[in-house]
Context: one part of a larger RNA
RNA sequence: GGACGAACGCUGGCGGCGUGCCUAACACAUGCAAGUCGAGCGAGGAAGAGGAGAUAGCUUGCUAACUCCUGUUUCUAGCGGCGGACGGGUGAGUAACGCGUGAGCAACCUGCCUUUAUCAGGGGGAUAACGCAUCGAAAGAUGUGCUAAUACCGCGUAAGACCACAGCCUCACAUGGGGCAGAGGUCAAAGGAGCAAUCCGGAUAAAGAUGGGCUCGCGUCCGAUUAGCUAGUUGGUGAGAUAACAGCCCACCAAGGCGACGAUCGGUAGCCGACCUGAGAGGGUGAUCGGCCACAUUGGAACUGAGAGACGGUCCAGACUCCUACGGGAGGCAGCAGUGAGGGAUAUUGGGCAAUGGGGGAAACCCUGACCCAGCAACGCCGCGUGAGGGAUGACGGUUUUCGGAUUGUAAACCUCUGUCCUCUGUGAAGAUAGUGACGGUAGCAGAGGAGGAAGCUCCGGCUAACUACGUGCCAGCAGCCGCGGUAAUACGUAGGGAGCAAGCGUUGUCC
Numbered sequence: 001g002g003a004c005g006a007a008c009g010c011u012g013g014c015g016g017c018g019u020g021c022c023u024a025a026c027a028c029a030u031g032c033a034a035g036u037c038g039a040g041c042g043a044g045g046a047a048g049a050g051g052a053g054a055u056a057g058c059u060u061g062c063u064a065a066c067u068c069c070u071g072u073u074u075c076u077a078g079c080g081g082c083g084g085a086c087g088g089g090u091g092a093g094u095a096a097c098g099c100g101u102g103a104g105c106a107a108c109c110u111g112c113c114u115u116u117a118u119c120a121g122g123g124g125g126a127u128a129a130c131g132c133a134u135c136g137a138a139a140g141a142u143g144u145g146c147u148a149a150u151a152c153c154g155c156g157u158a159a160g161a162c163c164a165c166a167g168c169c170u171c172a173c174a175u176g177g178g179g180c181a182g183a184g185g186u187c188a189a190a191g192g193a194g195c196a197a198u199c200c201g202g203a204u205a206a207a208g209a210u211g212g213g214c215u216c217g218c219g220u221c222c223g224a225u226u227a228g229c230u231a232g233u234u235g236g237u238g239a240g241a242u243a244a245c246a247g248c249c250c251a252c253c254a255a256g257g258c259g260a261c262g263a264u265c266g267g268u269a270g271c272c273g274a275c276c277u278g279a280g281a282g283g284g285u286g287a288u289c290g291g292c293c294a295c296a297u298u299g300g301a302a303c304u305g306a307g308a309g310a311c312g313g314u315c316c317a318g319a320c321u322c323c324u325a326c327g328g329g330a331g332g333c334a335g336c337a338g339u340g341a342g343g344g345a346u347a348u349u350g351g352g353c354a355a356u357g358g359g360g361g362a363a364a365c366c367c368u369g370a371c372c373c374a375g376c377a378a379c380g381c382c383g384c385g386u387g388a389g390g391g392a393u394g395a396c397g398g399u400u401u402u403c404g405g406a407u408u409g410u411a412a413a414c415c416u417c418u419g420u421c422c423u424c425u426g427u428g429a430a431g432a433u434a435g436u437g438a439c440g441g442u443a444g445c446a447g448a449g450g451a452g453g454a455a456g457c458u459c460c461g462g463c464u465a466a467c468u469a470c471g472u473g474c475c476a477g478c479a480g481c482c483g484c485g486g487u488a489a490u491a492c493g494u495a496g497g498g499a500g501c502a503a504g505c506g507u508u509g510u511c512c
Base pairs, nucleotide, nucleotide: 001512002511003510004509006508007507008506009505010504013384014383015382016381017380018379019377020376021342026340027339028338030337031336032335035082036081037080040079041078043076044075045074046073047072049070050069051068052067053066055064056063057062058061089295090294091293098220099219100218101217102216103215104214105213108212109211113208114207115206116205117204118203119202121155123153124152130145131144132143133142134141135140161186162185163184165182167180168179169178170177171176191200192199193198221267222266223265228258229257230256233255234254235253236252237251238250240248270292271291272290273289274285275284276283277282297318298317299316300315301314320331321330322329323328348374350373351372352371356370357368358367359366360365387417388416389415390414397408398407399406400405421453422449423448424447425446426445427444431439456501457500458499459498460497461482462481463480467496468495469494470493471492477484478483
C1' cells in the first nucleotide's frame, strides 16, 4: 500500500447493486417450511334439480315440512397411487479414494422421461373406512360384524427375460465378452374418463438419456521431544451376502502385510472451482455464488422403496424439556422468521406464488419460508448532492502583532441564476405469449415551489503533506518507530490557522 462476512469511537443527505451469528453442532415458546390425486376405491356430509309416497292447511288442486328413488355440483376422514431420498440448513466429524484430476468396470444398478416390439384371458379370498361393544386421564388400543379397488393372491398364456444343459462362429484386456440356432424348467398385467373417436394409464423385453455405485494412478497440513505397527491382520480354498468386485462376512489352511520414499501415534482441518495479495514465482483464505462430501439432540438398527441406513419417517438405548388422574405418554429450528444464552459483533415472529423452478393432477388447480420482493444495518462497492457566477470598503468578529500591520478572505453580506437530491400535484410502465403483477401507484415522465432540509473525521517534531499563541512545568499527558514533557514545548491540553480524506474519517484485529 492492498484486502475484510469485520468490530469500536466520532459523524451521518440520497440512490443502485450486493452482503449480514465468523462465538454455544448451546437450549428453544409460537406460527409457517410437503403435499397432491374423487378421471383408482367404497363410504359419509352439504347444496340445489326431477320423480314418487304419505301427512297437514284448505280456496279441491295448489302450497308447506317429512320419507324414498334417480341423476348433478361440491367437501372429505379412510384404503390406494405418486411425491415426502429433491429442494432448504449446517460444517460437528473426517488427513480419507473424502476431495481434485486422469483412467477403468469383460464386476454394476437406474423410478419418472424418450424410442422400439409384443401382450392385457379367466378367477379368488381378505381388509380399512363404517356399525356394535370394551379398555384408557390422555396418547391411543382391542374384540366382533359388513364392504370396495389401479390394494392383495393363485390359474392360463411366455419371449432374444431368468435358471441349469449343450452346438457352431467370432472377439479378447487373465477370470472372460458378443452373435446364431436347439431342447427343458420358472416368471406378467389394471383399469379409468368420454356418446364415441380417442386419451390417460397397466405388463414384459431391448435400447437411449439422466442419476448413481465400485476400483485404480497422481496430488492433498504440522509434529520423530511419536519408530516400530498389524490378528480378519496379509494371502489362499470353500460357503454366504450384495445391484456389483472384494476379508464385505464366516469356516479351514498358510504366515504373511505396512514402515526413515516416515508406517503407527498425537495435533489441526470439510475438499475444490475460486477469493485476497504479489511484476511473477509464491504466500494466505475456503463468507456470499457453483460442484462434491458429511451430519440432522447423542449412539445404534433395520423397514418401505427405483433410490435412504431417511432433518420436519419407524424402532431401541442415553441425556434434556414438557403433560399426567402417577398407571403412562409427548418432543427434537445445523428449514424461514423469532426467543433466551454466549459474544466485540450480525436483521422482520413481513408480502406474494406475479415470475423462475419443484411435487401431485387428464386438466382446472392445489402445495411450495425454494424463489421473487419488501423491511432493518454506511457492513461493502459504485454513483450523486450539500449550490453556481459575480462581488474589496479587502466590512464586523476571531487569532496574532515588532501596534505599522498580517491572517481568516471572495470567504461573508449583497446582486444575478440553477434545480441534481427534496416537497406537492398529475400521469404512469417493462417484467406477461390470451388471462394472471407480490413488488407498487414503485421506477420513469410532466408541471409547480424554493438555496431552502444535507459535512464531518483524522492529522500538523522527523519518517509524512501541514505552525503560531496561551496553559502546564519529567506533572498532567502523548507515542507506530525514533522519542517529546524538569518555565520561552511547532511532539501534552485548548484556540486560531493549515494539510489530507470525505458520507465518511480514524483506531483495533487478521492476511499478503